[in-house]
Context: one part of a larger RNA
Molecule: small-subunit ribosomal RNA, 3' major domain
Organism: uncultured bacterium
């Protein structure tokens, strides 16, 4: 100089405190750990691992595992030779397939000769075959490594040049006194400056102006079942361009500073709400299984195809979700009202037809046009506190759907079955506002397959006295 400290002062943060709703207890779905197995492929392990990698394991993926096969190999480039009725095709057989076996057919490009101008013959290329250099490796080592991440933490810190002090490590600047979300600004000071962080500059939502007006919109005139026609473009909206906020005015308070409290005008006030953006470092964090790559290792095999099985196993431990346990409720009836986004091997309206998944026929639409699209909580009626009209596992059956195939092991319909479970010990997470919670909706991967991710919107609280304690952090001793 740091770093700890059950030393001190000072200050922050859903840290606690005050509130709300959850986990821990049921049932399942998911991951993980054990165990089991031929295999249960590998990685991640306190915060920062465990709905993580994988935005979707039936085959494929796939990397394990069994079995049966191939060795210049599925790819790549080069060299030497052979071949060129070769390449391509692939019928038949066998096989689980990979593979083997190969019938009919059957080319191309460049060239040189010969020609009867119809084509012959040779050379070379591509292909194809054999040796040989080599490919191959989700083999090791993430503690050799880059590249990218995560974390502490969007904390407010971390360094530098000159100068000065100090024998020096090193200080000082950065420390103090205010004040701020901020090392933010203001004063003071052996400092003076200055980079890289805060901040602003960018995206977005709120307000208005201008410009446009079809596929959107309808106030006012006509029309009609319907903005559907005529008509308009004023409103919505749509998407390009501007304005607008700055402690800028006022008043108090402060040191006459910074700047903090109240007002006023404003769609919007003190950073206006969100997002992006992550300083020098830490943790030999995580990844050699994303690429890339030093070294090591295998090379009839640790490489490379197929069949089938596994990754889905189950005495159990954990973790994250989901549906509930009811009446703020289930049930049934009912022309309430969003908003992101996605459609051509797709998105499908309308009829049909089936109790329903679903199945027909099939208009429109490359989409502000046509479609997904039905929003759901809401209203109305009935149950009257029960293991019930709750609750929906489990189980039988008969269907649907994608798909070469749904047995291991899909995902949905219908009848029937109707388990635990009546708010969950000790502990323990979120979460300050359009936020919790509560409702449904959309995408992306994806042939199928969502309780999970990543977005959209309805409806909408309660609580904050404080900073003594708990954790984490920050400054000065």
């Nucleotide at each position: 100089u740091g770093a700890c400290g059950g030393g001190g002062g000072c200050c922050c943060g859903c840290a606690c405190a005050a509130g709300c709703g959850g986990u821990g207890g049921a049932g399942c779905a998911c991951g993980u750990g054990g165990u089991u197995u031929a295999a249960u492929u590998c990685g991640a392990u306190g915060c920062a691992a465990a709905c993580c990698g994988a935005a979707g394991a039936a085959c494929c993926u796939u990397a394990c595992c069994u079995g049966g096969g191939u060795u210049u190999g599925a790819c790549a480039u080069g060299u030497a030779c052979g071949u060129g009725g070769u390449a391509c095709g692939g019928a038949u057989c066998u096989g689980a397939a990979a593979g083997g076996u190969g019938a009919a057919g059957g080319a191309c490009c460049u060239u040189u000769u010969c020609u009867u101008c119809g084509g012959a013959a040779g050379a070379g290329g591509a292909g194809c075959g054999u040796a040989c250099a080599c490919a191959g490796g989700u083999g090791c080592u993430g503690c050799a490594u880059g590249g990218c991440u995560g974390u502490c933490g969007u904390c407010a810190g971390c360094u530098c040049g000159u100068g000065u002090c100090g024998u020096g490590a090193g200080a000082u600047g950065u420390u103090g006194g205010g004040u701020u979300a901020a090392g933010u600004c203001c004063c003071g000071c052996a400092a003076c400056g200055a980079g890289c962080g805060c901040a602003a500059c960018c995206c977005u939502c709120g307000u208005c102006c201008u410009u446009a007006g079809u596929u959107g919109c309808c106030a006012u005139c006509a029309u009609u079942u319907a903005g559907u026609u005529g008509g308009g473009c004023a409103c919505c909206c749509u998407a390009a361009g501007g304005a607008a906020a700055c402690c800028g005015c006022c008043g108090g308070u402060g040191a006459u500073a910074a700047g903090c409290c109240g007002g006023a005008g404003g769609a919007a006030g003190g950073u206006g709400g969100g997002g992006a953006u992550g300083a020098c470092g830490u943790c030999a964090a995580g990844u050699c299984c994303u690429c890339a790559u030093g070294g090591c290792c295998c090379u009839u095999a640790c490489a490379c195809g197929c069949u089938g099985g596994g990754c889905u196993a189950c005495a159990c431990a954990c973790g994250u979700g989901c549906u509930a346990c009811a009446a703020u409720g289930g049930c049934g009836g009912u022309g309430a009202c969003a908003g992101u986004g996605g459609g051509c091997u797709g998105c499908a309206a309308a009829c049909c037809g089936g109790c329903a998944a679903c199945g027909g026929u099939g208009a429109g639409c490359u989409a502000a046009u046509c479609u997904c699209c039905a929003a759901a909580a809401g209203c109305c009626g009935u149950c009257u506190c029960a293991g019930u009209u709750c609750g929906g596992a489990u189980u039988g059956u008969u269907c649907u759907c994608u798909g070469c195939a749904a047995c291991u092991c899909g995902a949905g319909a219908g009848c029937a079955u109707g388990a635990a479970g009546g708010u969950g010990g000790a502990a323990u997470c979120g979460c300050u506002a359009g936020u919790a919670a509560u409702c449904g909706c959309g995408g992306a991967u994806c042939a199928g397959c969502a309780u999970g991710c990543c977005g959209c919107g309805g409806u909408g609280a309660a609580u904050a006295c404080g900073u003594u304690c708990c954790c984490a952090g920050g400054c000065c001793u």